[in-house]
């Protein structure tokens, strides 16, 4: 320089003139007032409330190790695989020797399977040759699964011995599987080596299995206050996914069901597992600790807008004037994540080519 990859930022700013929400003190002034995703409702949880979430089954989620975090299916570092030329990216990453089940279609044959082409085929039977020996050739019983074929995948691979032709039959070295030792590593798993039977495959985002987790529901959760009205019925049970088992409550009671009334205020509601900064300290990092600093929307018929001037980014145009353009996108119980959506800018690290010192 140029291609890649991976990590942060900002993403409108000023000034005038109108116009909002809430706070405070007061009757006019202070100062506060949308996001990196507020979005999706996917996890996880803090809070309420059901009584104390007790034990199980069914169901449901999650799945390699290790550390972080309130938790977590997130984060961070590894391990083992797959992609890359690397940097880096991606993995629904326990278990097929505990069971079922799948696997079209083509082939012979798709799990301890199989003969379509095709190898070989003694003795014996049959024809041809020869003086004989014997050749030769056809076909049967019969062997074989190495070589071709079909398929995404065919019951280990090369390289020899054997054989009638072959085949782990067998041997040499390979990879796998099994054991059993040594070495590193916390750990998952990496190296090594000895010694076998030769080798009985895929799928488990099929069902299962194993190891771990989870009681239900949700701020329209749940509280106080005010206003209203109409009451009737049915059962003996109820106790917020469904069974059990245990508790607890319970006839002045509870449930359940039909019918009226009410819809209006306060509280929950923002000081937070908050948020900024640090050449601090501790860790490879995620993070944690220490130190300083901050108070930063609390609406509910649901607040941020208009207008004009300037500047900033990008585009056209001749580096002009001047034109056009400025993304996705607005809280509503609250946070920690993941995922998606972005016009356009800015900055750092790696990786690789190329040139020059």
């Nucleotide at each position: 320089u140029g291609a890649g990859u991976u990590c942060g930022c900002c993403g409108g700013a000023c000034g005038g003139c109108c116009g909002c929400g809430g706070c405070g003190c007061a009757u006019g002034c202070g100062g506060c007032g949308a996001g990196g995703a507020a979005a999706g409702u996917c996890c996880g949880g803090a809070c309420u409330c059901c009584a104390c979430a007790g034990g199980g089954c069914a169901g449901g989620a999650u799945g390699c190790u290790g550390g972080g975090u309130a938790a977590c299916u997130c984060c961070c570092a590894g391990g083992c695989g797959g992609g890359g030329a690397a940097a880096c990216c991606c993995g629904a990453u326990g278990g097929a020797u505990a069971g079922u089940g799948c696997a079209a279609c083509a082939g012979a044959g798709a799990g301890c399977a199989g003969a379509c082409c095709g190898c070989c085929g003694a003795u014996g039977g049959c024809c041809g040759c020869u003086c004989a020996g014997g050749c030769g050739g056809c076909a049967c019983a019969g062997g074989c699964a190495a070589g071709g074929g079909u398929g995404a995948a065919a019951c280990g691979g090369u390289g020899g011995u054997g054989u009638a032709a072959g085949a782990g039959a067998c041997c040499a070295c390979c990879a796998g599987c099994g054991u059993c030792c040594c070495g590193g590593g916390u750990g998952a798993c990496c190296g090594g080596g000895g010694c076998g039977g030769c080798u009985c495959g895929g799928u488990a985002a099929a069902c299962c299995c194993c190891a771990c987790c989870g009681g239900g529901a949700g701020c329209a959760a749940g509280g106080c206050c005010g206003a209203g009205c109409a009451g009737g019925g049915a059962c003996c049970g109820g106790a917020c996914g469904g069974c059990c088992c245990g508790u607890c409550c319970g006839a002045u009671g509870g449930u359940c069901c039909c019918g009226g009334g009410u819809a209006g205020g306060c509280c929950g509601c923002a000081c937070g597992a908050g948020c900024c900064c640090g050449u601090u300290c501790g860790g490879u990092a995620a993070c944690g600790a220490c130190g300083g600093g901050c108070c930063c929307a609390g609406a509910u018929a649901g607040a941020u807008g208009g207008c004009c001037g300037c500047c900033g980014c990008c585009u056209c145009u001749a580096u002009g004037a001047g034109g056009g353009g400025c993304a996705c996108a607005g809280g509503a119980u609250c946070c920690g994540g993941c995922u998606u959506a972005c016009a356009g800018g800015c900055g750092a690290g790696c990786u690789c080519a190329c040139a020059g010192g």